[in-house]
A computed fold for a 518-nucleotide part of an RNA from an uncultured rumen bacterium, annotated as small-subunit ribosomal RNA, 5' domain. The coordinates come from a structure-prediction model, not an experiment, and the mean pLDDT is 84.

Context: one part of a larger RNA
RNA sequence: GGACGAACGCCGGCGGCGUGCCUAACACAUGCAAGUCGAACGGGACUCUUUGGAUUGAGACUUCGGUCAAAUGAAGCUGAGUUUAGUGGCGGACGGGUGAGUAACGCGUGAGCAAUCUGCCUUUCAGAGGGGGACAACAGUUAGAAAUGACUGCUAAUACCGCAUAAAGUACUCCGGCGGCAUCGCUGGGGUACCAAAGAUUUAUCGCUGAGAGAUGAGCUCGCGUCCAAUUAGCUGGAUGGUGAGGUAACGGCCCACCAUGGCGACGAUUGGUAGCCGGACUGAGAGGUUGAACGGCCACAUUGGGACUGAGACACGGCCCAAACUCCUACGGGAGGCAGCAGUGGGGAAUAUUGCACAAUGGGCGAAAGCCUGAUGCAGCGACGCCGCGUGAGCGAAGAAGUAUUUCGGUAUGUAAAGCUCUAUCAGCAGGGAAGAUAAUGACGGUACCUGACUAAGAAGCACCGGCUAAAUACGUGCCAGCAGCCGCGGUAAUACGUAUGGUGCAAGCGUUAUCC
Numbered sequence: 001g002g003a004c005g006a007a008c009g010c011c012g013g014c015g016g017c018g019u020g021c022c023u024a025a026c027a028c029a030u031g032c033a034a035g036u037c038g039a040a041c042g043g044g045a046c047u048c049u050u051u052g053g054a055u056u057g058a059g060a061c062u063u064c065g066g067u068c069a070a071a072u073g074a075a076g077c078u079g080a081g082u083u084u085a086g087u088g089g090c091g092g093a094c095g096g097g098u099g100a101g102u103a104a105c106g107c108g109u110g111a112g113c114a115a116u117c118u119g120c121c122u123u124u125c126a127g128a129g130g131g132g133g134a135c136a137a138c139a140g141u142u143a144g145a146a147a148u149g150a151c152u153g154c155u156a157a158u159a160c161c162g163c164a165u166a167a168a169g170u171a172c173u174c175c176g177g178c179g180g181c182a183u184c185g186c187u188g189g190g191g192u193a194c195c196a197a198a199g200a201u202u203u204a205u206c207g208c209u210g211a212g213a214g215a216u217g218a219g220c221u222c223g224c225g226u227c228c229a230a231u232u233a234g235c236u237g238g239a240u241g242g243u244g245a246g247g248u249a250a251c252g253g254c255c256c257a258c259c260a261u262g263g264c265g266a267c268g269a270u271u272g273g274u275a276g277c278c279g280g281a282c283u284g285a286g287a288g289g290u291u292g293a294a295c296g297g298c299c300a301c302a303u304u305g306g307g308a309c310u311g312a313g314a315c316a317c318g319g320c321c322c323a324a325a326c327u328c329c330u331a332c333g334g335g336a337g338g339c340a341g342c343a344g345u346g347g348g349g350a351a352u353a354u355u356g357c358a359c360a361a362u363g364g365g366c367g368a369a370a371g372c373c374u375g376a377u378g379c380a381g382c383g384a385c386g387c388c389g390c391g392u393g394a395g396c397g398a399a400g401a402a403g404u405a406u407u408u409c410g411g412u413a414u415g416u417a418a419a420g421c422u423c424u425a426u427c428a429g430c431a432g433g434g435a436a437g438a439u440a441a442u443g444a445c446g447g448u449a450c451c452u453g454a455c456u457a458a459g460a461a462g463c464a465c466c467g468g469c470u471a472a473a474u475a476c477g478u479g480c481c482a483g484c485a486g487c488c489g490c491g492g493u494a495a496u497a498c499g500u501a502u503g504g505u506g507c508a509a510g511c512g513u514u515a516u517c518c
Base pairs, nucleotide, nucleotide: 001518002517003516006514007513008512009511010510013390014389015388016387017386018385019383020382021348026346027345028344030343031342032341035090036089037088040087041086043084044083045082046081047080048079051076056071059068060067061066097301098300099299106226107225108224109223110222111221112220113219116218117217121214122213123212124211125210126209127208129163131161132160138153139152140151141150142149143148169194170193171192172191173190174189175188176187177186178185179184199206200205227273228272229271234264235263236262239261240260241259242258243257244256246254276298277297278296279295280291281290282289283288303324304323305322306321307320326337327336328335329334354380356379357378358377362376363374364373365372366371393423394422395421396420403414404413405412406411427459430453431452432451433450437445462507463506464505465504466503467488468487469486473502474501475500476499477498483490484489
């Protein structure tokens, strides 16, 4: 000198774009953050509707026994619409947060899988025949304070289960062909065995099953690179390898049985400490050094530890089970919870924001669609926290006014500075108009940006420094005191170094100080 997720002191006009718990991965009140589909299904509720006609019965007639009867419109029936707890499907593995752990194939980079999987999507081929039994909902009974159940009975489906069909799939086997990278890979033909399916509808379509290919995503393996300490020198028992079995989508001590005795290490094993990694960022002429906030990629985690289930995908932040700590409810028998999502609270701290608006845009989930959901996102609010831009006026103006400071008392400085005169209107304020962002409709932002008009110099300057380094000096006060200080050093009676004033210098809505990096 530059930089900063900064903080502190003094000061503070406006706008744009960014950015804002670095500390306690501390504990959390409250609200919201993942739903959706009635065009998969049965039922319920409500409304309308078709029919129905119970009940009451105005009134009329009457031989007083009754008869006719407008109107009212219950149960049930038909169809339609709205809505929805439940079954079912898809999505809750994305998006969002955090950096505790991790020195590791975790990350970066480059290869490999003849050792792999892949829902939705694209494309190609083939198919969808015929049956069955349940369980929710619901009804009844019943346990419990609650959370939540238990029993009996009924019922639908794109829920579940057999059967048929069956190859280009899988397994075994026989006969070939081609190729390679060791195990082997690809492919043609024959035989045997096994495995599918679901419908909806407004008739446009959307779905369903098997198989091939693609795309996307994921898994695994390897080369190289990846902090400090030797005041850490030996480490290792599933440990190193083999055979066999198991397990996995898949290779593998991944796991197990048996066998062998190996494997790593001064080219730093092991141990200890520290740390998420990278694209990048800062600095520097570069080499390098430091760093990993924001944005993007990967990884890990979700109160702590463990476990699996479902699923194409999880060993799953707002799923389940167990254990632990903590908090809450309780009728003491038992239950409920997890903000490192967005706001917000307490606490810690030098220190870090609103319990805001909207799904209008972009994107995501579901749906045929309308649409619903979306604290992702788009915006607004707060903070000079940073960067950038603008303003706080311009021209003329000497009686060089007054005041102030100083003085050798003559003056000198402040100083064209002010006043005064003439202008201008950026910003702010007032009034009028008023977008783009949105393909037909739909705008949170927002009457915002922007434009126009009128209006008044009005509403808008501070901070640090002035001994040398280092731009900028005088007076007074103080008297080794009070104090200053980055280094050298100032202060003990004329201090350009302390404090104040005037003046000056530098930067400027900031200026200084502190911490840290180069």
Record summary
RNAcentral holds the full RNA, with entries from ENA and SILVA.